Notes:
RNAcentral holds the sequence, with entries from ENA and MGnify. This is a predicted structure of a 72-nucleotide RNA (transfer RNA) from a Candidatus Pacearchaeota archaeon. The coordinates come from a structure-prediction model, not an experiment, and the mean pLDDT is 81. The same sequence occurs in records of 2 taxa. Its Rfam family is "tRNA". By type it is a transfer RNA. Rfam describes the family as follows. Transfer RNA (tRNA) molecules are approximately 80 nucleotides in length.
């Protein structure tokens, strides 16, 4: 210099072009309990950026940033 994969709450993670973006853990509150802790019930909190198709983008096309991987 070239391809190639990825990038989603604080963490991990899923999402046939149509949803209030999904569960976990965490974190709050309140119930349980003598008390912590285990359990249970609410609730907080995300789509790397920047264009483009499209009636409609987290998803599809370019281009950028950032990690991994392979080639010269």
């Nucleotide at each position: 210099g070239c391809c190639u994969c990825a990038a989603u709450g604080g963490u991990c993670u899923a999402a046939c072009g149509g949803c209030u973006a999904u569960g976990a853990c965490g974190c709050a509150u309140c119930c349980c309990u003598g008390u912590c802790g285990c359990g249970g019930a609410u609730g907080c909190a995300a789509c790397c950026c920047g264009g483009g198709u499209u009636c409609g983008a987290c998803u599809c096309c370019c281009g950028g940033u950032u990690g991994g991987g392979g080639c010269g």